[in-house]
Molecule: FMN riboswitch aptamer (RFN element)
């Protein structure tokens, strides 16, 4: 320094301020957030991961499904950087929810360290 194996430890944020109203961090208006690995540094590109459905008595396993970007600019190289305008977000619950409250002191892509073996 490569590989395989065990362990540990990490591993998701966000409605300020106005209105309406009996009631809304749901609705208007504003604001505000962006999970993991590639790749010129990415919520919108490729990929994975959580949720969801379906088979089952339940799990385990399969199997389906799962949002959104454009214009200048620089540059070898950027849908990633600057810039300017835009768009998306799962289930359940409650006045209609990306952000309240639940499933969840869940489960996890995968970082990060430590041993172990073989060359």
């Nucleotide at each position: 320094a490569u590989a395989u194996g065990u362990c540990u430890u990490u591993g998701g944020g966000g409605c300020a301020g106005g209105g309406u109203g009996a009631a809304a961090u749901u609705c208007c208006u504003g604001a505000c957030c962006g999970a993991u690995g590639g790749u010129a540094a990415a919520g919108u590109c490729c990929a994975u991961g959580a949720g969801c459905c379906u088979u089952u008595g339940a799990a385990a396993a399969a199997g389906g499904u799962u949002g959104a970007u454009u214009c200048g600019g620089u540059g070898a190289a950027a849908u990633u950087c600057c810039g300017a305008a835009a768009c998306c977000g799962a289930c359940g619950g409650u006045a209609u929810a990306g952000u309240c409250c639940g499933g969840a002191u869940g489960g996890g892509a995968a970082a990060a360290g430590a041993u172990a073996u073989g060359a």